Transfer RNA from Deinococcus aerius, 73 nucleotides, folded computationally. The same sequence occurs in records of 7 taxa.
């Protein structure tokens, strides 16, 4: 340098154009307990890597770019 895969909440991840972007865990609050943990209920947390394009509508499709990984040279 080329090809391919990936980037979504603090962390790990799902989401093959249309509901308010879900799940687990962590955090916080309450219940439970003599206390902690466990358990139960709830709350908050996401500019979907960045920029642009297509579309009535984009995390999803297209282009560029950044970061990580695999392979080839």
């Nucleotide at each position: 340098g080329g090809u391919c895969c990936g980037g979504u909440a603090g962390u790990g991840u799902a989401g093959c154009g249309g509901u308010u972007a879900g799940c687990a865990u962590a955090a916080c609050u309450g219940c439970c307990u003599g206390u902690c943990a466990c358990g139960c209920a709830g709350u908050a947390g996401g500019u979907c890597g960045c920029g642009g394009g297509u579309u009535c509508a984009a995390a999803u499709c297209c282009c560029g770019u950044c970061c990580g990984g695999a392979c080839c040279g």
Rfam family: tRNA. The family's RNA type in Rfam is transfer RNA. NCBI's taxonomy places the organism under Bacteria, Deinococci, Deinococcales, Deinococcaceae, Deinococcus.